[in-house]
Context: one part of a larger RNA
RNA sequence: GCCUGCGAGUUACUCCUGUGUGGCGAGGUUAAGCGAUGAGCGGAGCCGCAGCGAAAGCGAGUCUGAAUAGGGCGACACAGUCAUACGGGGUAGACCCGAAACCGAGCGAGCUAUCCAUGGGCAGGCUGAAGCUAGGGUAAGACCUGGUGGAGGGCCGAACCGACCUACGUUGAAAAGUGGGCGGAUGACCUGUGGAUAGGAGUGAAAGGCUAAGCAAGCUCGGAGAUAUCUGGUUCUCUCCGAAAUAUAUUUAGGUAUAGCCUCGAGGAAUUGCGUUUUGGCCGUAGAGCUACUGUUUGGCUUAGGGGCCCUACCAGGUUACCGACUUCAGGCAAACUCCGAAGACCAUUUCGUUCAACUCGGGAGUCAGUGUGUGGGGGAUAAACUCCAUACGCGAGAGGGGAACAGCCCAGAUCAUCAGCUAAGGACCCUAAGUACUGGCUAAGUGGACAACGAUGUCCGAAUGCAUAGACAACCAAGAGGUUGGCUUAGAAGCAGCCACCCUUGAAAGAGUGCGUAACAGCUCACUGGUCAAGUGUUCGGGCGCGGAGAAUGUAACGGGGCUCAAGCCAGUCUCCGAAGCUAUGAACUCGAGAUCCACGCGUGGUUCUCGAGUGGUAGGAGAGCGUUCCCACUGCUGUGAAGCGGGCGCGAAAGCGAACCCGUGGAGUUGUGGGAAGUGAGAAUGCAGGC
Numbered sequence: 001g002c003c004u005g006c007g008a009g010u011u012a013c014u015c016c017u018g019u020g021u022g023g024c025g026a027g028g029u030u031a032a033g034c035g036a037u038g039a040g041c042g043g044a045g046c047c048g049c050a051g052c053g054a055a056a057g058c059g060a061g062u063c064u065g066a067a068u069a070g071g072g073c074g075a076c077a078c079a080g081u082c083a084u085a086c087g088g089g090g091u092a093g094a095c096c097c098g099a100a101a102c103c104g105a106g107c108g109a110g111c112u113a114u115c116c117a118u119g120g121g122c123a124g125g126c127u128g129a130a131g132c133u134a135g136g137g138u139a140a141g142a143c144c145u146g147g148u149g150g151a152g153g154g155c156c157g158a159a160c161c162g163a164c165c166u167a168c169g170u171u172g173a174a175a176a177g178u179g180g181g182c183g184g185a186u187g188a189c190c191u192g193u194g195g196a197u198a199g200g201a202g203u204g205a206a207a208g209g210c211u212a213a214g215c216a217a218g219c220u221c222g223g224a225g226a227u228a229u230c231u232g233g234u235u236c237u238c239u240c241c242g243a244a245a246u247a248u249a250u251u252u253a254g255g256u257a258u259a260g261c262c263u264c265g266a267g268g269a270a271u272u273g274c275g276u277u278u279u280g281g282c283c284g285u286a287g288a289g290c291u292a293c294u295g296u297u298u299g300g301c302u303u304a305g306g307g308g309c310c311c312u313a314c315c316a317g318g319u320u321a322c323c324g325a326c327u328u329c330a331g332g333c334a335a336a337c338u339c340c341g342a343a344g345a346c347c348a349u350u351u352c353g354u355u356c357a358a359c360u361c362g363g364g365a366g367u368c369a370g371u372g373u374g375u376g377g378g379g380g381a382u383a384a385a386c387u388c389c390a391u392a393c394g395c396g397a398g399a400g401g402g403g404a405a406c407a408g409c410c411c412a413g414a415u416c417a418u419c420a421g422c423u424a425a426g427g428a429c430c431c432u433a434a435g436u437a438c439u440g441g442c443u444a445a446g447u448g449g450a451c452a453a454c455g456a457u458g459u460c461c462g463a464a465u466g467c468a469u470a471g472a473c474a475a476c477c478a479a480g481a482g483g484u485u486g487g488c489u490u491a492g493a494a495g496c497a498g499c500c501a502c503c504c505u506u507g508a509a510a511g512a513g514u515g516c517g518u519a520a521c522a523g524c525u526c527a528c529u530g531g532u533c534a535a536g537u538g539u540u541c542g543g544g545c546g547c548g549g550a551g552a553a554u555g556u557a558a559c560g561g562g563g564c565u566c567a568a569g570c571c572a573g574u575c576u577c578c579g580a581a582g583c584u585a586u587g588a589a590c591u592c593g594a595g596a597u598c599c600a601c602g603c604g605u606g607g608u609u610c611u612c613g614a615g616u617g618g619u620a621g622g623a624g625a626g627c628g629u630u631c632c633c634a635c636u637g638c639u640g641u642g643a644a645g646c647g648g649g650c651g652c653g654a655a656a657g658c659g660a661a662c663c664c665g666u667g668g669a670g671u672u673g674u675g676g677g678a679a680g681u682g683a684g685a686a687u688g689c690a691g692g693c
Stems, first nucleotide, its partner, number of pairs: 001693006011092003015089010027047003033041002051058002061073004095233002098230001102223006113197009122187001124156003127152001131148006160184003164181005199215001201211003236626006246259005260367002262364006272357001273354003279348003283344001287340001288338002294334003298330003305323002307320004370395010400411003415588004420584003426578003429562003435575001437574006448564001454548002458545010475532004481505003486500003511526001515524002589616008598607004627682001629679007637671002645666005650659003
C1' cells in the first nucleotide's frame, strides 16, 4: 500500500417540553405490596378543576393601603390526565477516537550519583626536600662545601582510568563505536564484593546533571471512559423547501446567548404582504450657487489708515511703481457653507397582477472566519488580489456556453430521454462548428497582438488665413550702393565687443545692418530688388489611424497556435450562418393548484382515475416517503429430485435494490414470502483497530 473483518447520536429516569395515536373525561391515574409470573385488589401519592399574598390568611377574588380610592396579579370560564411512539432539552462518559497533565497506592540505586565496610591494582625511567654525617667557618652560632638520605595532589611513560582534535561510521560492526594523535597515571587515583539513601523525594566538586537506552519531577497499576470553547472521523436511497457568514452582549473575538435569515405544524382574518400604475406628502444628497449666511480666495477701481520722500519751530501741507481695512467690479472654492435643488428612497393613497406569499402562536435547526465585480463614499498614496461602510448582482450552495487555460466577468439557472428545430453571449482562413460574404473608407506600424508625459515635414480628412499668370514658393543669374570708418567708447571698434541714435541721397532695390569671419580692415552671406522658369505655395487650428518614448533573466513567449496586409487588422453599414443543459418540439416521472369522476366512512374528510396549468440546481439545515441487514411472533411456502452461501449469465424497478411463478456451476442442510414487533441495522476515509498478502 491493497484486500477481508471490526469501527461512531446509544441506554436509563413516575425529570421537562412538543407532536402523532389510543383509553377515560371535570376528572385522569395508581406506586410499593397482595395475588397463580394471571385477572383483579391496592387511591397512599401525583396532575387537573382557583386565585392572591413574604406569611398568618382570605377567597371569585386577593395584595398593597386609613380607605367601601387607585393600582398589581387573577376570575367573568372550560380540558385535562394516563399510556405509547417519535422530535428536542436535562442528569448521567452521553456520537466516537485523541492530550500534555493532577492525585493515590506500590515497584525500582544489578544503570548512574554520593556515602559506609572489607579486599585488590599502579612496568620502567628521571628529579633529589627535610633530616643526618664529614670538612671548612665563628667567641659560640649563623653560614658554606662534599657525602648520605629518599620527600612530592613532583617529572617522562605502559597497564589502568579518561575523552581535547580529526577521519570514518550515521537503514553503523556499535541506539555513542573504530583508527590516528591526546590528558591523568602514589592520588581529591582506579577498581571487585557486600551494604545505605527515591519520586516534590534522593544524590549532586552544580550540568537541572543522575535516579535501569527519553527526568523542570522515574516506572507500574488505580481514580478513569479525567477534561479538551480544539483537530480528525461519523456507514443505504429518493422527494419537497432551503439559509448564514449580520445586530446586541460577552475575561468576548476561531466560543456562546438572544434577535435576524431557513424549515415544519396550527390559526384566523382585513384586499394584510410583494411587484406595478395614479395622486399626495416628506428629505436636503448629485448638481448648482454664494452681494443668501459661515469661512476661504485671485486681479482691478476708489480709498480710511499706516510706511517712505519733500516741506516744516509747531499745527498743518504736498507727493508716492510701498502696505492696505471697508465699499464696489470681475472671477473661484467647501464633508463638518446653503438663497436653491433633482433623479431617487421612504410614508400614505390608488390601479392591475399574484398557488396567503404577509401576520400570530408553537416544534426543529444551521449560521456569528465570508468573498469578487459595478456603483456611492471613509482610511491609504483619488497604491494594493489592501482595509472599513452602503447598495445591486454573482460565487459561497450553481452545472452548461463564451472568455486559450481561469469560484466571483459576459450569456444563461441543469427533473429525465431524443442521431429534431431556433437562438444568447461569442464567433464564421486552418487547427475548430459556421462567409477566404458584400459596400465604402483608414492603417504599413505585424500597429492590430501591453504603457504615460513629451517629441516628430508619417499619412488621410476638415476649417481659417497669407502670397500667386500684373508670374507667387523653391532653385539658378545679377544687384545688394553713396554720405560713412554714423557718434561715443577703445590699443583698435570700419554694419557685426559694448553704449546712444537709427537719418539723408541715388535708385528696380539695398538695415547706420541677419549670421559666418578679421587684431582691426578685408572676404562670404542674409534682408530687400531685377531676370530665367512656370503653377501652385506658405502658416495656423481641429479630427482619424499610425511612429518614437518601450530594459530581464532555459526558448519564440505581450495574437491560444498556424498564419494574416484593398486583411484573416481598424471604422461605418448590410445580409446569411454557427453557437448552451436557455427556448421550442415529442414522450416520460414526481410535487403543488384548479376542475371532474368513483369509492370509503365517523358527512367533510381521506383515497382512486382523468383533464388543464404551474413547478422540480443546491452546501449547512428542516420536513416527508422508502430499500436493505440480524433476531422474535403469527400465518404461508420451498428443500438430498439439493437449502443458505459463493461464481457466472439473463431479466425487472425512478433509487436504495430485487428475481416463490428464470438458467448453469459450486456447495451439502437449512431457508423464503406476507402481516406485525425489537435493534450491537448499512463503511472509503478517523497519520482508525486486527488479520492476510

This is a predicted structure of a 693-nucleotide part of an RNA (large-subunit ribosomal RNA, domain II) from a sediment metagenome.
The coordinates come from a structure-prediction model, not an experiment, and the mean pLDDT is 84.
Rfam family: Bacterial large subunit ribosomal RNA.